[in-house]
RNA sequence: UGCUUAUCCAGAAAGACCGAGGGACGGGCCCUUAGACGUCUUGGCAACCCCUAAGCAAGGGUGCUAACUCCCGCUGCAGAUGCAGAUAGAUGAGCU
Numbered sequence: 001u002g003c004u005u006a007u008c009c010a011g012a013a014a015g016a017c018c019g020a021g022g023g024a025c026g027g028g029c030c031c032u033u034a035g036a037c038g039u040c041u042u043g044g045c046a047a048c049c050c051c052u053a054a055g056c057a058a059g060g061g062u063g064c065u066a067a068c069u070c071c072c073g074c075u076g077c078a079g080a081u082g083c084a085g086a087u088a089g090a091u092g093a094g095c096u
Stems, first nucleotide, its partner, number of pairs: 002095007013042005021031003025073004043065003047062004069088001074085004
């Protein structure tokens, strides 16, 4: 990288550096020099795995820390605002 599988309506800050875009893609709609995004540090949240224990913990490996995966994008049913499922995406674990 690819495949399989589980989850995705909840939750969670601050400082420093950088400097113009960013929110996967398209259309929206948002965030953004009152510095977004990104990197680092400390903190926090808590999904999976490991370890451990009588049990709850604690610890370790990733992950996350704006908006329902921000909404819609395909199919079906509709009372045509909606609902259900999928595609795609993200994360963990296993396999290759």